[in-house]
RNA sequence: UAGGCCGUGUGGCCGCGGGGGCGUUUCGCCCUCGAGGAAAGUCCGGACACCGAAGGGCAAGGACGGUCACGUGAGUGACCCGGCGAAAGCCGCGGGAAAGUGGCACAGAGACAGACCGCCGAUGACGCGUCGACACGUGUGGCGCGAACAGGCAAGGGUGAAACGGUGCGGUAAGAGCGCACCAGCGUCGCGGCGACGCGGCGGCUGGCCAAACCCCGUCCGGUGCAACCCCAAGCAGGAUCGACGACCCGGCUCGGCGAGAUCCAGGUGGGGGGCAGGGUUCCGAUAGGAGCCCCGCCGGGGACCUAGGACCCGGCGAGACAGAUGGCCGCGCAAGACAGAAUCCGGCUUAUAGGCCCGCU
Numbered sequence: 001u002a003g004g005c006c007g008u009g010u011g012g013c014c015g016c017g018g019g020g021g022c023g024u025u026u027c028g029c030c031c032u033c034g035a036g037g038a039a040a041g042u043c044c045g046g047a048c049a050c051c052g053a054a055g056g057g058c059a060a061g062g063a064c065g066g067u068c069a070c071g072u073g074a075g076u077g078a079c080c081c082g083g084c085g086a087a088a089g090c091c092g093c094g095g096g097a098a099a100g101u102g103g104c105a106c107a108g109a110g111a112c113a114g115a116c117c118g119c120c121g122a123u124g125a126c127g128c129g130u131c132g133a134c135a136c137g138u139g140u141g142g143c144g145c146g147a148a149c150a151g152g153c154a155a156g157g158g159u160g161a162a163a164c165g166g167u168g169c170g171g172u173a174a175g176a177g178c179g180c181a182c183c184a185g186c187g188u189c190g191c192g193g194c195g196a197c198g199c200g201g202c203g204g205c206u207g208g209c210c211a212a213a214c215c216c217c218g219u220c221c222g223g224u225g226c227a228a229c230c231c232c233a234a235g236c237a238g239g240a241u242c243g244a245c246g247a248c249c250c251g252g253c254u255c256g257g258c259g260a261g262a263u264c265c266a267g268g269u270g271g272g273g274g275g276c277a278g279g280g281u282u283c284c285g286a287u288a289g290g291a292g293c294c295c296c297g298c299c300g301g302g303g304a305c306c307u308a309g310g311a312c313c314c315g316g317c318g319a320g321a322c323a324g325a326u327g328g329c330c331g332c333g334c335a336a337g338a339c340a341g342a343a344u345c346c347g348g349c350u351u352a353u354a355g356g357c358c359c360g361c362u
Stems, first nucleotide, its partner, number of pairs: 001360001003358004008333007016034008036339001040350002043348005048225004061221005066079005080094001081092004095216002100214002102210003116157002118153003123150002126146006165183006184206001186203007229274004238265005249257003278295007296318007334337001
């Protein structure tokens, strides 16, 4: 430093929830089952449910972004590039800044154009000095020097997170990719690679940073989430029909009695059930439940052949309230016992985690 695994054990007592049995049934007794590697964050993908024309297109809006492979997908694996590290390895919010728009605080001359200090003043102007042949000609000439007016430069200083490729040599009046060597970057050609890309040659020298600013390019996306949703449905209220011309109800019922309600319907509150906790079979057991096997689903490993995919094989798991159980005390063992607790399910990612074990690499 990468990966995998465990994550208190055991005995006693008291207690909690589901299921079953029994009893004296507002309760008690007995049996049996009862959290995690993350059950967490709710960040993604899917199943499922409802809305809906949501089947397709366009627009808006949103998400994502190296390459290849796998996967429905989230994502995963390997590789590339960049950064960190001595290394093993880790991290990356990894398309485009040469399409356009915009921003770059403060400081600073200047933030994409610029000249504060500074360097130069080759050239032109200015000033000073000097020169002039055999003769005339003595300045609008030559030469030298000075200062820094025009002007040239961007090397150095300074500001800044960042100053227009970097270092060195040459070059120059001073300088500068102006030239050259190496390096960085860009373009192009060749070679290697499926590809991202790498290596080498050549070219002109260089076109700052930010896209988690707008934007451009490419791919994808209907919304809401189990408190979804479905079913049953007390009471009160509602509607229709019948009913004092006697309904309904009672009586072996063409009648008699009684005397004001009866029947049906729809939505639906309180409430209840489902969704919702795999199925089958053999054995043990009275049931619940347990063990074995098979099927189903998920995860992990192996798997002929290029492949993680795949027939097949092996191992593990499948608790379920209704806002709600799985805990506490004591004894013993060890040095210690962390993070934390299901709530529709499955998968992925991320985050938290005392301590211990195994194995690879540096």